[in-house]
RNA sequence: CCUGCCGGACAGGCAACCGCCUGGAAACGGGAGGAAAGUCCGGUCUCCACAGGGCGGCGUGCCGGCUAACGGCCGGGGGGGCUUUCUGGAAAGGAGGUCCUACGGAUAAGUGCCACAGAAAAUAUACCGCCCCGGGCCUCGGCCUUGGGUAAGGGUGAAAUGGUGCGGUAAGAGCGCACCGCGGCCGCAGUAAUGUGGCUGGCAGGGUAAACCCCACGUGGAGCAAGACCAAAUAGGAGAAGAGGAACUGCCCGUUCCGUUACUAUUCUCGGGUAGGUCGCUGGAGCCGUUCAGCAAUGGGCGGCGCAGAUGAAUGGUUGCCGCCCUCGCCGCAAGGCAGGGUACAGAAACCGGCUUAUCGUUCGGCAGGCUCG
RNA sequence: GGACUGUUAGCUCAGAUGGUAGAGCGCUGGCUUGAAGAACCAGACAUGCGGAUUCGAGCGCCGCACAGUCCACCA
Numbered sequence: 001c002c003u004g005c006c007g008g009a010c011a012g013g014c015a016a017c018c019g020c021c022u023g024g025a026a027a028c029g030g031g032a033g034g035a036a037a038g039u040c041c042g043g044u045c046u047c048c049a050c051a052g053g054g055c056g057g058c059g060u061g062c063c064g065g066c067u068a069a070c071g072g073c074c075g076g077g078g079g080g081g082c083u084u085u086c087u088g089g090a091a092a093g094g095a096g097g098u099c100c101u102a103c104g105g106a107u108a109a110g111u112g113c114c115a116c117a118g119a120a121a122a123u124a125u126a127c128c129g130c131c132c133c134g135g136g137c138c139u140c141g142g143c144c145u146u147g148g149g150u151a152a153g154g155g156u157g158a159a160a161u162g163g164u165g166c167g168g169u170a171a172g173a174g175c176g177c178a179c180c181g182c183g184g185c186c187g188c189a190g191u192a193a194u195g196u197g198g199c200u201g202g203c204a205g206g207g208u209a210a211a212c213c214c215c216a217c218g219u220g221g222a223g224c225a226a227g228a229c230c231a232a233a234u235a236g237g238a239g240a241a242g243a244g245g246a247a248c249u250g251c252c253c254g255u256u257c258c259g260u261u262a263c264u265a266u267u268c269u270c271g272g273g274u275a276g277g278u279c280g281c282u283g284g285a286g287c288c289g290u291u292c293a294g295c296a297a298u299g300g301g302c303g304g305c306g307c308a309g310a311u312g313a314a315u316g317g318u319u320g321c322c323g324c325c326c327u328c329g330c331c332g333c334a335a336g337g338c339a340g341g342g343u344a345c346a347g348a349a350a351c352c353g354g355c356u357u358a359u360c361g362u363u364c365g366g367c368a369g370g371c372u373c374g
Numbered sequence: 375g376g377a378c379u380g381u382u383a384g385c386u387c388a389g390a391u392g393g394u395a396g397a398g399c400g401c402u403g404g405c406u407u408g409a410a411g412a413a414c415c416a417g418a419c420a421u422g423c424g425g426a427u428u429c430g431a432g433c434g435c436c437g438c439a440c441a442g443u444c445c446a447c448c449a
Base pairs, nucleotide, nucleotide: 001370002369003368004367005366006365007364008363009362010361012322013321014320015319016318017317018316020031021030022029023028033345037356038355040354041353042352043351044350045223046222047221048220052253053252054251055250057219058218059217060216061215062076063075064074065073066072077103078101079100080099081098082097083096084095085094086093087092104214105213110212111211112208113207114206127154128153129150130149131148132147134145135144136143137142162180163179164178165177166176167175181203182201183200184199185198186197187196188195189194227279228278229277230276237270238269239268240267241266244258245257246256247255272448273447274446286305287304288303289302290301291300292299293298323343324342325341326340327339329338330337331336375445376444377443378442379441380440381439384399385398386397387396393429401417402416403415404414422438423437424436425435
C1' cells in the first nucleotide's frame, strides 16, 4: 500500500429565491430517522370490575448480573466449527486465536416416532462368517448338515447396545486387566453454572422434547379507530334468536350490573344519520457534557438544554458553488487538471426500551493474509 | 394507526402422522380424420424466499417477501 473479517461513529455542506406545518399579539423561534419500517417482543398510558380463585391455554428455559420490563443487553460456564502452533510414524491429544450456540429434563415419571436398506431400529437380534459336538459323503485336500455357542469380523443404515490395546478362550465376549469415555459417592476451588482430584461401579444409558409430555418461572383482556367532552343530524326503524345475558378468550366457581315471562334484558343481521371540533398529544425510564463506581451491561452525582406534533396528513422545490466516490475518456513526465457519471435505504402519526430487516459510501479501532521499500 | 389471514402445476382447488405431492381444466406428442373437434393413449410442468432443528421439513421453529380481510362515531 492492497484485500478480507469483526466492532464503533457519520448519514454531505453553504448561499440565494419560491413555498409548507407549528409556537407566539408581534419581534422571533422550532420542523424526520438510524432505521421513523416490519409490528416480532417488553413496558408506560386508557377502558373493561384497580383486575378475584381453579383448570386449561400461551410464552420463556446453562449460571450470575443489569433493567420499569423483556424472548433484550453484559459477564462467565459448557458444547461445536475454522485456523495457527507443539507432541506424535499415524490416529489422536495439548496450547493459543477467532466465530457460532433455542443450551432445563430422554437417568425425576410415562407415551409416541425412527421411511428406505438391513438378520435385527430398542423387550435386541444370528443373514454371511467364526467355533464346538454329533451325523452323512469323500478322490482323505475337503464338502454338506441336525443341535448349540458367539456381536470379534463382513454387509445395511443418519443411527447397531461404550472405544483402543493386552490377556483369555473351542471361537468369542467387560470375561479379566491398563488407559480413555460414562455413572455414583466424597474432598477442594467458585455466589453459581461448572471445573478438578480421589475412591468406586464392568457399563445398567441409541436418537428425537423447534413430538406429546414433565419440571421451574411468568402471564386477565383489548388497544390512541384506547378513551373523555362539545356540537350536528336521523326512523330509539325492521327481521331473527332469546331466558338468561354482559363485564375475560375456552370451561367451572365467585362478585357486580341488567332482565326475570315480556314480542323485555341481551346478541346477530339489515336499515337511518354524521364524515365537524377540543382534549388524550408530546417534559420524558428525555437529550448533551463531565465526573465517580463497575471488567462490562448499567447506575449515581454535578452543570447545561428546551429539541416535530401534522390529520388526505407539513418538514419541500429550483439554481449556483464546494465536498466525497468511480472511469479501456482527453491533456500532462509527474503531482494533477478537464469531461462524464454517481451521492444510498427510507420517511414521524400516543410515547418509550429492544430485536429483526433495508442501506451509495466515508471514517476510526482490532485481527488475518499478500506485495513493496528501508 | 391497529388487529388478523393466506401463499401447492399456466388457472381453480385437494392432500400427505415429518418419509418419492395429486385431481379437473389447460399445454405438448401420438392415434383417428380429407381437415378439425370429440374420444383414447402417453408426456411435461409446482410446495413464495432464506436460515436453523432433524437421518430426513410442503408440514414443526425463526426471519423476510407478496397478496388479501376487518376495525369510525350517533340514536

Predicted 3D model of RNase P RNA and transfer RNA as a complex of 449 nucleotides. Model confidence (mean pLDDT): 79 of 100. Rfam match: Bacterial RNase P class A. Rfam links the family to the GO terms dimeric ribonuclease P complex, ribonuclease P activity and tRNA processing. The family's RNA type in Rfam is ribozyme.